[in-house]
Molecule: transfer RNA
Organism: Candidatus Woesearchaeota archaeon
This record gives sequence, structure tokens and C1' cells, in this order.
RNA sequence: GGGCUCUUGGUUCAGUGGCUAGAACGCCACCUUGACAUGGUGGAGGUCACCGGUUCGAUUCCGGUAGAGCCCA
Repeated sequence: GGGCUCUUGGUUCAGUGGCUAGAACGCCACCUUGACAUGGUGGAGGUCACCGGUUCGAUUCCGGUAGAGCCCA
């Protein structure tokens, strides 16, 4: 230098164009215990990497930028 893949709560990940973006773990509160753990109930936490484009409508499609990984040279 070229090619491919990825970027979504604190972490790991789902989400094939349609109202309110979900799960597990973690965190907080309460219940349960003599206490702890387990278990149960509820809650907080997301500018969907950034900038544009297409569309009535974009996390999803297209282009660019940035970052990460792999491969080729």
C1' cells in the first nucleotide's frame, strides 16, 4: 500500500427497513436469613463509533472518516 470482517448499556452479545432497541452477566433497592450465599421482585444505565446519502421511515441499505482484528504484498 491492497483486500475482508467488525464497532449496539459497565462487560459479552442478539437484533435481515416499521410504534416504546432487547438478553445474559454485572450494578442499586427491597423480600427471604441470626448472618452470608443462593433464590425472588423491582429499578437505573444506550447520542446503536462519527459525518453525509437513499427512503414516507435507517441499528439495519450506500459512500466517506476513525478505531480494532485477520490475510496478502